[in-house]
RNA sequence: GGUGGUGUAGUUCAGUGGUAGAACUUGUGCUUAUCAUGCCUGAGGUCCUGGGUUCAAUCUCCAGCACCACCA
Numbered sequence: 001g002g003u004g005g006u007g008u009a010g011u012u013c014a015g016u017g018g019u020a021g022a023a024c025u026u027g028u029g030c031u032u033a034u035c036a037u038g039c040c041u042g043a044g045g046u047c048c049u050g051g052g053u054u055c056a057a058u059c060u061c062c063a064g065c066a067c068c069a070c071c072a
Base pairs, nucleotide, nucleotide: 001071002070003069004068005067006066007065010024011023012022013021018055026042027041029039030038048064049063050062051061052060
């Protein structure tokens, strides 16, 4: 330099056009003599950035940024 991939909660990851979810972590409460386990309930997101398409974009298109892999 070229090609491809990834970017979503504190972490690991789903979600393929119609108000964004799970597990782990974490707060409250119950259970226990206490802890652990279990159960109830809550918090936590400018979906990497900008623009285009669309009535409507995490999702589609373009450009950029970061990281990873391969080729040279």
Molecule: transfer RNA
Organism: Sciurus vulgaris